This is a predicted structure of an 86-nucleotide RNA (Bacterial small signal recognition particle RNA) from a Solirubrobacterales bacterium. It matches the Rfam family "Bacterial small signal recognition particle RNA". Its family is annotated with SRP-dependent cotranslational protein targeting to membrane, signal sequence recognition and signal recognition particle, plasma membrane targeting in the Gene Ontology.

RNA sequence: GUCCCGUCGCGGUGGAGGCCUGUGAACCAGGUCAGGUGCGGAAGCAAGCAGCCUUAAGCGGCAACCUCCAGGCGCGGCGGGGCACU
Numbered sequence: 001g002u003c004c005c006g007u008c009g010c011g012g013u014g015g016a017g018g019c020c021u022g023u024g025a026a027c028c029a030g031g032u033c034a035g036g037u038g039c040g041g042a043a044g045c046a047a048g049c050a051g052c053c054u055u056a057a058g059c060g061g062c063a064a065c066c067u068c069c070a071g072g073c074g075c076g077g078c079g080g081g082g083c084a085c086u
Base pairs, nucleotide, nucleotide: 001083002082003081004080005079006078007077008076009075010074011073013070014069015068016067017066018065020061021060022059023058029054030053031052032051037046038045039044
């Protein structure tokens, strides 16, 4: 100097999850509850369907970021072995 092996570091690749976002319980989530219902002499009170909103589980999307896993992916450091030169 070159080849191989091991190991460490950095990067990259693939996968999974988190974050983000959309959707999302008719009945066994929550909130607000028109109408109507009940109580009341009344003022009001109570329960509460539909609707709406927020979501759980689930499903979909996801450029970047974070975490985890995986390697005959790349570069560099260290150690070991072979070969060549001196």